[in-house]
RNA sequence: CCAUACCAGCCGGGGAAGCAGCGGAGCCCUGUACCUGAAAUCCGCUACAGCAGGGGGUGAUUCCUCUUCUGAGGGCCGAUCCUUUACGGACGAGCCGUUAACCGCUGUGUUGAGAAGCGGGUCUUGCGCAAUCGGAGGCUGUGAACCAUGUCAGGUGGGGAACCAAGCAGCAUUAAGCAGUUGAUCCGGUGUGCCGCAAGGCAGCCUGCUUUGAGCAGAGGUUGCGGUAUCGCGUGGGGGUGACGUUCGAUUUUGAGGUGUAUGG
Numbered sequence: 001c002c003a004u005a006c007c008a009g010c011c012g013g014g015g016a017a018g019c020a021g022c023g024g025a026g027c028c029c030u031g032u033a034c035c036u037g038a039a040a041u042c043c044g045c046u047a048c049a050g051c052a053g054g055g056g057g058u059g060a061u062u063c064c065u066c067u068u069c070u071g072a073g074g075g076c077c078g079a080u081c082c083u084u085u086a087c088g089g090a091c092g093a094g095c096c097g098u099u100a101a102c103c104g105c106u107g108u109g110u111u112g113a114g115a116a117g118c119g120g121g122u123c124u125u126g127c128g129c130a131a132u133c134g135g136a137g138g139c140u141g142u143g144a145a146c147c148a149u150g151u152c153a154g155g156u157g158g159g160g161a162a163c164c165a166a167g168c169a170g171c172a173u174u175a176a177g178c179a180g181u182u183g184a185u186c187c188g189g190u191g192u193g194c195c196g197c198a199a200g201g202c203a204g205c206c207u208g209c210u211u212u213g214a215g216c217a218g219a220g221g222u223u224g225c226g227g228u229a230u231c232g233c234g235u236g237g238g239g240g241u242g243a244c245g246u247u248c249g250a251u252u253u254u255g256a257g258g259u260g261u262a263u264g265g
Stems, first nucleotide, its partner, number of pairs: 001265006010056002012030004020046005034054004063258004073248004081240008091232003094228005100223004105218004114212009123200006129193002131190006137182006148173004156165003
């Protein structure tokens, strides 16, 4: 160095969660990488950390160890920003109040501001008057086939007669009723009144008179004080975003080292 047989190693790995820990199965990443069985009311194992059974290929630029580069994805921390909620008022903005101060402006005022005093009104109660409405009464008109009145033609009844009696229609009048009117009369009512009288009340407002004699009123602005919690702000809780940093790390890549045993030629 060659041939045969065999052994080690290889035929994927990682993250989170879970676990005392490791691995599997489920999820996710990488990307192509033997098969079968059981496994979350879990399964197997114990730092040499899956179990059971089978298969392929092999000493190989194959595999292992260390190292360099790249780096999917995940974990941790959590700045910043956004949002929500509770509380606060130290601070800023807004709003509100002010018997506070100041500033100018406008109006009004010696044809008298403001203040004080007196009176009246506005308010309440009672009475009256008026207005208005209703009723009564009065007046006018109308108003009865018979059962209203008067007069009762004709006709009827009685009588020898004189005459008497009842009485329809008509005419006149009237009752109840109906309609109208009502200046004056009586009774009652009232969402009525520049009305009168009496009593009460009188805070405010309006008004008249008297005294005094120069201010008074309004809306702004600035400052101060007090309040409010709409926004900013402060403190606490929740949710989202997730820079920077840190950690694990598939995959890619650089360099170095190691890579067995037996037999025969």